Predicted 3D model of a 349-nucleotide part of an RNA (small-subunit ribosomal RNA, central domain) from an uncultured bacterium.
Context: one part of a larger RNA
RNA sequence: UUGGGUGUAAAGGGUGGGUAGGCGGAUGUGCAAUUCAGUAGUGAAAUCCCAGGGUUUACCCCUGGAACUCAUAUUGAAACUUUGGGUCUUGAGUGAGGUAGAGGCAGGCGGAAUUCCCGGUGUAGCGGUGAAAUGCGUAGAGAUCGGGAGGAACACCAGUGGGGAAGGCGGCUUGUUGGGCCUUAACUGACGUUGAGGCAGGAAAGCAUGGGUAGCAAACAGGAUUAGAUCCCUUGGUAGUCCACGCGUGUAAACGAUGAGUACUAGCUGUCGGAGGUUACCCCCUUCGGUGGCGCAGCUAACGCAUUAAGUACUCCGCCUGGGAAGUACGCUCGCAAGAGUGAAACUC
Numbered sequence: 001u002u003g004g005g006u007g008u009a010a011a012g013g014g015u016g017g018g019u020a021g022g023c024g025g026a027u028g029u030g031c032a033a034u035u036c037a038g039u040a041g042u043g044a045a046a047u048c049c050c051a052g053g054g055u056u057u058a059c060c061c062c063u064g065g066a067a068c069u070c071a072u073a074u075u076g077a078a079a080c081u082u083u084g085g086g087u088c089u090u091g092a093g094u095g096a097g098g099u100a101g102a103g104g105c106a107g108g109c110g111g112a113a114u115u116c117c118c119g120g121u122g123u124a125g126c127g128g129u130g131a132a133a134u135g136c137g138u139a140g141a142g143a144u145c146g147g148g149a150g151g152a153a154c155a156c157c158a159g160u161g162g163g164g165a166a167g168g169c170g171g172c173u174u175g176u177u178g179g180g181c182c183u184u185a186a187c188u189g190a191c192g193u194u195g196a197g198g199c200a201g202g203a204a205a206g207c208a209u210g211g212g213u214a215g216c217a218a219a220c221a222g223g224a225u226u227a228g229a230u231c232c233c234u235u236g237g238u239a240g241u242c243c244a245c246g247c248g249u250g251u252a253a254a255c256g257a258u259g260a261g262u263a264c265u266a267g268c269u270g271u272c273g274g275a276g277g278u279u280a281c282c283c284c285c286u287u288c289g290g291u292g293g294c295g296c297a298g299c300u301a302a303c304g305c306a307u308u309a310a311g312u313a314c315u316c317c318g319c320c321u322g323g324g325a326a327g328u329a330c331g332c333u334c335g336c337a338a339g340a341g342u343g344a345a346a347c348u349c
Stems, first nucleotide, its partner, number of pairs: 003321004007303002012317001015200002021194003025088003029084002033081001035077006042071001049065006091191001092188003095184005103177007110154001115149007125136002162169001206247002209244003215241002220236004259316006267294011298305002322349003331342004
């Protein structure tokens, strides 16, 4: 490489839109690249294969035949693929009418709670733990009442609920903005799908500059525990967590450990959004789209999956090929750095 694989054994790219490329709906028609058929002359000899012969067999040699799968020229066919032009509407998109939502961004506002400050009442404890101690408190703490400051997060609602490509999104409100779903069938007429590179967004931690800092809290300090305790527990506490503008080949158990698309293949049941029928409403029935539970066929090593497939097929992409060495070394690219991406071998079992 082929083959076989990729939920858990090695292996799905963390995610999207998209370039090249691959693959691609229905129906006429032209050409004939392709495919198929015919014909022609070639296709050296030897070799291989078949039949016979020579020498004691074999090896070897000789004779004849077949074959030489291919290529060239030419004539024709047109089902498939390709290609030119035409038509179509089911795929795809647009329009129209509805509709749900923590989808994004920016601004404003709100209440509860923690902490701190000021004042009142009030007196000896508070706090913490398995038990304690460090710590706070007679310079009046803790408790309680009133007032104020500031930062961060939004209880209940809340739901295998919703929306988003993923990361991720949750107080209220205003503005702005993306996408979805349903109904309709007016328009375009295959405009589709996948997607190497490239591009874009991408949690947390981290970095840079400037702000902010209530709570929490790496590091650090103290107290305990212990044989020791550079831990677990506890009292403190700085970066950080928050904001603005940036950086980051930019990483995660980025997980459904399950790439995307299309079609097909028993059902039952819950829930979210829409439409139609019925109906005073609810209920109920049908249908489309999502999200769960169970379950048949089938699949699976088993676990399990099972119309949201891990079933049956097709298309395209990524990836795997014994363990360790190793996601290391070297080189290159990116980065301020930390590091990231790419990514071996010797040796060893």